[in-house]
Molecule: FMN riboswitch aptamer (RFN element)
RNA sequence: CGUGAAACUUGGGGCGGAGCGAAAUUCUCCACCGGCGGUUAAAGUCCGCGAGCGGCAACGCAUGAUUCGGCGAAAUUCCGAAACCGACGGUCACAGUCCGGACGAGAAAGUUUGGCG
Numbered sequence: 001c002g003u004g005a006a007a008c009u010u011g012g013g014g015c016g017g018a019g020c021g022a023a024a025u026u027c028u029c030c031a032c033c034g035g036c037g038g039u040u041a042a043a044g045u046c047c048g049c050g051a052g053c054g055g056c057a058a059c060g061c062a063u064g065a066u067u068c069g070g071c072g073a074a075a076u077u078c079c080g081a082a083a084c085c086g087a088c089g090g091u092c093a094c095a096g097u098c099c100g101g102a103c104g105a106g107a108a109a110g111u112u113u114g115g116c117g
Base pairs, nucleotide, nucleotide: 001117002116003115005113006112007111008110009109010108016030017029018028019027032096033086034085035049036048037047038046044084045083052061053060054059066082067081068080069079070078088100089099090098
């Protein structure tokens, strides 16, 4: 350094201001947020995974969203500009941001131990 094993640890952010109203962090205007692995170069919007439901499991079902310009060998990932998206249940009124399942689960990352090469 590689490999397979065991134990352990880590592992999701965001409603601030104004308006209407009996009532809204749920509507309207402005603002705010972005899990994990991959990718010739850094990604909420590319490829795939996780979170939901079913199943002992393998696995199956469900599952959102981007364009233009620039630099470059290379970027839907950077820079500039303008857009777009966001599970389920609840709620005096419709939720990405509140409450709840959840002190849960989990993609995955790391540490330690001992084995093999």